[in-house]
Description: This is a predicted structure of a 71-nucleotide RNA (transfer RNA) from a Minisyncoccota bacterium.
RNA sequence: GUGUCUAUAGCUUAGUGGUAAAGCUCCGCCUUGUGGAGGCGGCGACGAGAGUUCAAUUCUCUCUAGACACC
Numbered sequence: 001g002u003g004u005c006u007a008u009a010g011c012u013u014a015g016u017g018g019u020a021a022a023g024c025u026c027c028g029c030c031u032u033g034u035g036g037a038g039g040c041g042g043c044g045a046c047g048a049g050a051g052u053u054c055a056a057u058u059c060u061c062u063c064u065a066g067a068c069a070c071c
Stems, first nucleotide, its partner, number of pairs: 001070007010024004018054001026042005047063005
């Protein structure tokens, strides 16, 4: 340089145009003499910018970061 792929919560993963899901973590409550375990509840996310569409995590383009292959 060329081509391909990836980017969703603090972490690990779902979600192929219509309310963003779960596990672990964190916080509160219950339970317990304390802690842990257990139970109940809660906070928290679509890499950035445009475009298409009634509607975009999803489709298109560009950029950013990362990975792989070739050279």
The sequence was found in a public genome assembly. Its Rfam family is "tRNA". Rfam links the family to the GO term triplet codon-amino acid adaptor activity. Rfam describes the family as follows. Transfer RNA (tRNA) molecules are approximately 80 nucleotides in length. The source organism's lineage runs through Bacteria, Bacillati and Minisyncoccota.